A computed fold for a 318-nucleotide RNA from Candidatus Thiovulum karukerense, annotated as Bacterial RNase P class A. Model confidence (mean pLDDT): 77 of 100. Rfam family: Bacterial RNase P class A. Rfam describes the family as follows. Ribonuclease P (RNase P) is a ubiquitous endoribonuclease, found in archaea, bacteria and eukarya as well as chloroplasts and mitochondria.
RNA sequence: AUAGAGUGGAAAACAACUGCUCAAAUGAGAGGAAAGUCUGGGCUAUAGUGGAACAGGGUUCUAUCUAACAGAUAGCCAUCGCAAGAUGAGGGAUAGUGUAACAGAAAGUAGACCGCCUUCGGGUAAGGGUGAAACGGUAGGGUAAGAGCCUACCAGUUCCUUGAGUAAUCUUGGAAGCUUUAUAAACCCAACCCAUAGCAAGAGAGGUUCGGUAUAAGUUCCACAACGAUGGAUCUCUCGCUAGAACUCUAUUGUAAAAUAGAGUGUAGAUAAAUAGUUGUUGUAAAAACAGAACCCAGCUUACUCCACUCUAUUUUC
Numbered sequence: 001a002u003a004g005a006g007u008g009g010a011a012a013a014c015a016a017c018u019g020c021u022c023a024a025a026u027g028a029g030a031g032g033a034a035a036g037u038c039u040g041g042g043c044u045a046u047a048g049u050g051g052a053a054c055a056g057g058g059u060u061c062u063a064u065c066u067a068a069c070a071g072a073u074a075g076c077c078a079u080c081g082c083a084a085g086a087u088g089a090g091g092g093a094u095a096g097u098g099u100a101a102c103a104g105a106a107a108g109u110a111g112a113c114c115g116c117c118u119u120c121g122g123g124u125a126a127g128g129g130u131g132a133a134a135c136g137g138u139a140g141g142g143u144a145a146g147a148g149c150c151u152a153c154c155a156g157u158u159c160c161u162u163g164a165g166u167a168a169u170c171u172u173g174g175a176a177g178c179u180u181u182a183u184a185a186a187c188c189c190a191a192c193c194c195a196u197a198g199c200a201a202g203a204g205a206g207g208u209u210c211g212g213u214a215u216a217a218g219u220u221c222c223a224c225a226a227c228g229a230u231g232g233a234u235c236u237c238u239c240g241c242u243a244g245a246a247c248u249c250u251a252u253u254g255u256a257a258a259a260u261a262g263a264g265u266g267u268a269g270a271u272a273a274a275u276a277g278u279u280g281u282u283g284u285a286a287a288a289a290c291a292g293a294a295c296c297c298a299g300c301u302u303a304c305u306c307c308a309c310u311c312u313a314u315u316u317u318c
Stems, first nucleotide, its partner, number of pairs: 001314010012282007020029003031290001035301002038299005043198004048224004056194005061075005076090001077088004091189002096187002098183003113128002115124003136154006155179001157176004163170002202239010218227002246265008
C1' cells in the first nucleotide's frame, strides 16, 4: 500500500428568540434500530368447583447466565476459509415407512453380463464393464479357480482401558466379529416444555333506544353451587398510560455473559396524533443515510452513514 476479519462508539451538547404538547418542578419532550411482528415475559380477563373443547406446537452437543427464551457467554465436534475467523434446524437410520433418475445382471437380509475353474453336475465374485455409490483397502499365503478363507499393516464399527477435563470430548493401550450405503430442514421415533385470548386486553361513569323485572333474565359450553334486577345494542368521557426484571457511575468476584454492594437520576405519554424552526459557541466538525413512540420490558432479524482500535494474508521500502 492492497485485500480481508473482528470489536467498540456516534446520530449531537449548551445559550437566546419564536411556535407547540405534557404539566405547574426557573422541568421534560420521537430511534439505534422506534422497523419486522419472529421469540420470551410482565400485565388483564376467562376462573367458585368439576369436566369437555380449544390441539396442536416448540426444543434437541456440554456447562454457566437470565424473570424467561428458539436468547447471551464460554467450550466440544463438524463444515468452509492459506489465515484472522464464520456458520450449524449439533438426539435417533439395529422400531417402521419412503426416496436415491438413467445406466447396470443386480442398488441394501441387493448379484451373476463378460469372465476364471471344472469330475460338465456345478463352483466363484479376485479381474473387466455400468454407475454418484456395487458386500473395507494394500501385500502375501492358500485354493481346481477364488473369497478375511488365513496372516501382517491400515481405515472403520463394538466393547474394555490409561491420562486430562465439571462435562461435551480429546488421548493411551488392547480385544472381537471381519465391515452392517446415504438421507430425518423426508414422514417418523425418543426425551423435555407449552391453557387460551390479548391494551381494539380489561375496568368505571353518563346519554339514547329495545327488552325484562322474583316460577326469573343474566354470570363463555355442560353439571353443581353461589349471587341475583337489571340485560343487549350504540354514542361520549375517564382510568388502564408510564417508577419498570428501570437507567447511570464506582468497587469486588468471574475468561466472559453477568452477579453482589454502595451512591445517584426522575428521562415523551399524544389520541387522528405535540416532540419544531432560526442564530451563536463547542464538538473529527459540515452534513447526510436508514428512518417517526402509541401498554411496557428482554432478545433476535433486517435497512443504512461515519469514526476509532485490534488481528490475518500478500507485496514493497527502511